Predicted 3D model of a 123-nucleotide RNA (SAM riboswitch aptamer (S box leader)) from a soil metagenome. The model forms 87% of the base pairs in the Rfam consensus. RNAcentral holds the sequence, with entries from MGnify.
RNA sequence: CUUAUCGAGAAAGGUGGAGGGAUCAGGCCCUGUGAAACCUUGGCAACCACUCCGGAUUUAUCCGGAGGUACUGGUGCUAACUCCUGCCCGGUAUAGUAUAACUAUACCAAAGGGAAAGAUGAG
Numbered sequence: 001c002u003u004a005u006c007g008a009g010a011a012a013g014g015u016g017g018a019g020g021g022a023u024c025a026g027g028c029c030c031u032g033u034g035a036a037a038c039c040u041u042g043g044c045a046a047c048c049a050c051u052c053c054g055g056a057u058u059u060a061u062c063c064g065g066a067g068g069u070a071c072u073g074g075u076g077c078u079a080a081c082u083c084c085u086g087c088c089c090g091g092u093a094u095a096g097u098a099u100a101a102c103u104a105u106a107c108c109a110a111a112g113g114g115a116a117a118g119a120u121g122a123g
Stems, first nucleotide, its partner, number of pairs: 001123006011041005019030003024086004042078003047074003050067008082117001087114003090108007
């Protein structure tokens, strides 16, 4: 950089000793009944390895689809939707002009959709 997924799921012990929830801001929350980090053991899940089907070609790989009570291995994860919001789609008020319409600013917010950013896998 490309691509898929992100409303589900799954904890104890030891070391440690004050922070943590990616970053910035706001909120909300976890935390001396012990944070982060590290270690051990367990668990969750089904991305990859694995099995089956189809296709391509350089005949050894690649691509697409499906499957599992998942034993084993490579990662990952194991508070809260990726904790929530931020940008666009919505509503209200004010102003720009006399109305509509449009634009800007401020505020509001139940739910939803999208974007951005991020995380993880595979390449």